A computed fold for a 110-nucleotide RNA from a Flavobacteriia bacterium, annotated as SAM riboswitch aptamer (S box leader). The coordinates come from a structure-prediction model, not an experiment, and the mean pLDDT is 81. The source organism's lineage runs through Bacteria, Pseudomonadati, Bacteroidota and Flavobacteriia. RNAcentral holds the sequence, with entries from Ribocentre.
[in-house]
RNA sequence: UUGUUAUCACGAAAGCUGGAGGGAAUAGACCCUGCGAAAGCUUAGCAACCUCCCGCGCUAGUGGAAAGGUGCUACAUUCUAUUCCGAUAUUUAUCGGAAGCAGAUAACGU
Numbered sequence: 001u002u003g004u005u006a007u008c009a010c011g012a013a014a015g016c017u018g019g020a021g022g023g024a025a026u027a028g029a030c031c032c033u034g035c036g037a038a039a040g041c042u043u044a045g046c047a048a049c050c051u052c053c054c055g056c057g058c059u060a061g062u063g064g065a066a067a068g069g070u071g072c073u074a075c076a077u078u079c080u081a082u083u084c085c086g087a088u089a090u091u092u093a094u095c096g097g098a099a100g101c102a103g104a105u106a107a108c109g110u
């Protein structure tokens, strides 16, 4: 760099440095932010993908734990965008659902 699979409405923040942006990209909307954004560091926490341990089953799996490797700790991946279905209104919108696109994270590959 890229492929496959799984998950993505749960959960969990303080301090220091920093000094103006940020919520992935495009457009729109809605938000966060000098009562201090991004980024970095420290500590703490959340979760349970990998891992470890202890039970049940001894094939698949299932319940628990959290020392280690990641990840995460405003807002649903903040919402919408494409297609289909349904309802309402009536000509193009609103609401609900499903799929898809894009993305994030993990594991295993390339």
Stems, first nucleotide, its partner, number of pairs: 002109007013043005021032003026081004044073003049069002053064004077102001082099007